[in-house]
RNA sequence: UGGGUCGGCCAGGCGGUCGCGUCACCGAAAGGUGCCGAGGAACGUCCGGGCUCCACAGAGCAGGGUGGUGGGUAACGCCCACCCGGAGUAAUCCGCGAGACAGUGCCACAGAAAACAGACCGCCCGAAAGGGUAAGGGUGAAACGGUGGUGUAAGAGACCACCAGGGAUUCGGGUGACCGAAUUCGCUCGGUAAACCUCGCCCGGAGCAAGACCAGACAGAUGCCGUUGACGCUGCUCGCCGAGGCAUCGGGUAGGUUGCAUGAGCGUUGCGGCAACGUAACGCCGAGAGAGAUGACCGUCCAACGACAGAACCCGGCGUAUCGGCCGGCCUAUUCA
Numbered sequence: 001u002g003g004g005u006c007g008g009c010c011a012g013g014c015g016g017u018c019g020c021g022u023c024a025c026c027g028a029a030a031g032g033u034g035c036c037g038a039g040g041a042a043c044g045u046c047c048g049g050g051c052u053c054c055a056c057a058g059a060g061c062a063g064g065g066u067g068g069u070g071g072g073u074a075a076c077g078c079c080c081a082c083c084c085g086g087a088g089u090a091a092u093c094c095g096c097g098a099g100a101c102a103g104u105g106c107c108a109c110a111g112a113a114a115a116c117a118g119a120c121c122g123c124c125c126g127a128a129a130g131g132g133u134a135a136g137g138g139u140g141a142a143a144c145g146g147u148g149g150u151g152u153a154a155g156a157g158a159c160c161a162c163c164a165g166g167g168a169u170u171c172g173g174g175u176g177a178c179c180g181a182a183u184u185c186g187c188u189c190g191g192u193a194a195a196c197c198u199c200g201c202c203c204g205g206a207g208c209a210a211g212a213c214c215a216g217a218c219a220g221a222u223g224c225c226g227u228u229g230a231c232g233c234u235g236c237u238c239g240c241c242g243a244g245g246c247a248u249c250g251g252g253u254a255g256g257u258u259g260c261a262u263g264a265g266c267g268u269u270g271c272g273g274c275a276a277c278g279u280a281a282c283g284c285c286g287a288g289a290g291a292g293a294u295g296a297c298c299g300u301c302c303a304a305c306g307a308c309a310g311a312a313c314c315c316g317g318c319g320u321a322u323c324g325g326c327c328g329g330c331c332u333a334u335u336c337a
Stems, first nucleotide, its partner, number of pairs: 001333010012301007020037002023034004039308001043319002046317005051207004058238004063203005068082005083097001084095004098198002103196002105192003120137002122133004145163006164188002166185008211258004220249006232240001265284008
């Protein structure tokens, strides 16, 4: 200097003029002053929660989610580290990562035969019929381990040597998944579970239009079920509870307050930890609308003001969209000192 790969940060600051909104203060009122005022994804509604109600709320089945090991977290399908497998020279990236000896299914065509699956050609014996064989050839993505030998009528792990895979025993390392080594066993009976399934672990439901309070108005009628136990927030069963429940017709109300932002919050530094993260001290309070506000202009600083796009109970993640940039780690190639 080129290429690659991984990570972090910004979304404007300062000043002025006009305009909009909550809150606080002043004012009889009109109004005035002051602080503050959309995001890195606020989008998706894909997960997990906080919170509220059912409700005093248990068990089982069904159903759903997840899947290497160990940690983090309020929790998770998230994050971190490691293991195994694969890609890459590498940095690094990827994995619907348990079980095929519980069972069922599927593997087209070709081929003799595709799962306890074979004899088409071939080789050997035989006069023939037929018998033996699975080493050679062929089909295929895949055909009962490979090379060499012994042996045989011809062959074959039938046997032997070495190798590959697998099992058993023991030892070493590691919290563990796993890794390594020694001895030994002729065991060599496919793949597929992001097919059904089995196994391990986890899971009440509904949701801020949840709920709570205040004011105000009205008008109940009929029928059915229910203390021989109804209703009781996914479904079914058991258990529990203990008096109303459901349907139809009809009348009144749609107002106000609250929930509503101090939070599993943010920043700095120290300590612990490989890390995710935890912890202590100090400091900060950064929109809360309620038909729903935050805009325009000028000057200047700057690396950047543009895209994608806008709060509505609040958080932790993941996914998706995206303008203009800035900073750094590592790998590799080349060159120079």